[in-house]
RNA sequence: UGGGUUGACCGAGGGAAUCGCGGCAGGUCGGGCGCCUGUCGAGGAAAGUCCGCACUCCGCAGGGCGCGAUGCCGGUUAACGGCCGGGCAGGGCAACCUGACGGCAAGUGCAACAGAGAGCAGAUUGCGGCGGCGACGCUGCGAGGGUGAAAGGGUGCGGUAAGAGCGCACCGGCAUCGGCAGCAAUGUUGAUGGCCAGGCAAACCCCAUCGGGAGCAAGGUGAAACAGGCGCAUCGGAGCGGCCCGUUCCAGUGAAAGCGCCGGGUACACCGCUUGAGGUCGGCGGCGACGCCGACCCCAGAUAGAUGAUUCCCCCGUCUACGACGGACAGAAUGCGGCUUAUGGCGUCGACCCGGCGC
Numbered sequence: 001u002g003g004g005u006u007g008a009c010c011g012a013g014g015g016a017a018u019c020g021c022g023g024c025a026g027g028u029c030g031g032g033c034g035c036c037u038g039u040c041g042a043g044g045a046a047a048g049u050c051c052g053c054a055c056u057c058c059g060c061a062g063g064g065c066g067c068g069a070u071g072c073c074g075g076u077u078a079a080c081g082g083c084c085g086g087g088c089a090g091g092g093c094a095a096c097c098u099g100a101c102g103g104c105a106a107g108u109g110c111a112a113c114a115g116a117g118a119g120c121a122g123a124u125u126g127c128g129g130c131g132g133c134g135a136c137g138c139u140g141c142g143a144g145g146g147u148g149a150a151a152g153g154g155u156g157c158g159g160u161a162a163g164a165g166c167g168c169a170c171c172g173g174c175a176u177c178g179g180c181a182g183c184a185a186u187g188u189u190g191a192u193g194g195c196c197a198g199g200c201a202a203a204c205c206c207c208a209u210c211g212g213g214a215g216c217a218a219g220g221u222g223a224a225a226c227a228g229g230c231g232c233a234u235c236g237g238a239g240c241g242g243c244c245c246g247u248u249c250c251a252g253u254g255a256a257a258g259c260g261c262c263g264g265g266u267a268c269a270c271c272g273c274u275u276g277a278g279g280u281c282g283g284c285g286g287c288g289a290c291g292c293c294g295a296c297c298c299c300a301g302a303u304a305g306a307u308g309a310u311u312c313c314c315c316c317g318u319c320u321a322c323g324a325c326g327g328a329c330a331g332a333a334u335g336c337g338g339c340u341u342a343u344g345g346c347g348u349c350g351a352c353c354c355g356g357c358g359c
Stems, first nucleotide, its partner, number of pairs: 001355009010345001013314007021041008043329001047340002050338005055215004067211005072086005087101001088099004102206002107204002109200002124145002126141006153171006172196001174193008219271004228262005236250005278297008315327005
């Protein structure tokens, strides 16, 4: 200096004025409404609701079947299908990236096209034997050619009519039993064995592990009114009277008023509700995910749902450049940890790899 790989962080335009909205505190005020003052008021994904938890209610002796998820090893965590570290496999010169990565020498099943043959394989060409004058027929073969994603280990020697793990040696792979390194996955190495076992489990399936269901409209506390319905049966109404008693009249098988129940534990209000596996900074332990300790901070809590609008200035980008246009995706709804998806600066700072040039 060119190209590349990777990690962390910041911002998600900023400010002012005016008007407006929700929560909380104070004042007015003893309390409520209203008003005034102060203060707080969306996100990195608040999203999808795909995983995992907390919390709540319901269910539950124990076991099995079934269903679903996961699937190399170790760690981390409240937990996970997340994350970290490692192993193995694949890609890349490399930094590095990617991987549902148990089992197809348990069972069942599948394999387009091409090809003679696709799974206890197969004679199309070919190489041999026999017969035939010959065309050709019968037969042996799995080496060579050809097809295919895949043709039942590779190389060599022996062997044979020609051949072939048919026999042997070495290599590869597999099974069993060990040694060494490692917590382990695994790596490496030795002996023995039979000549060899094809692919697909994101095919059924087998094995192992885990999983009860529904969700804050969970769940709990207080608790109406109107219509309408049902029940009760004189306790009712009026006169006299200050009131009670009393008395007279009215009503008397019906419901005007009254009480109770239903409507409905509904509407509504409140709790759950936001102080929490919480945030910031610092220190320590760990390669890391993460953990421990200390100090400080309080940072939306609405309920049909507040977090907005206008004007001006500044910033950034583009262009046809004293100006115009643009500044994304999106938006809380019990909380938290992840994953995924959407979107944007040609942002900042590192670490590493490959190449060129110079010293």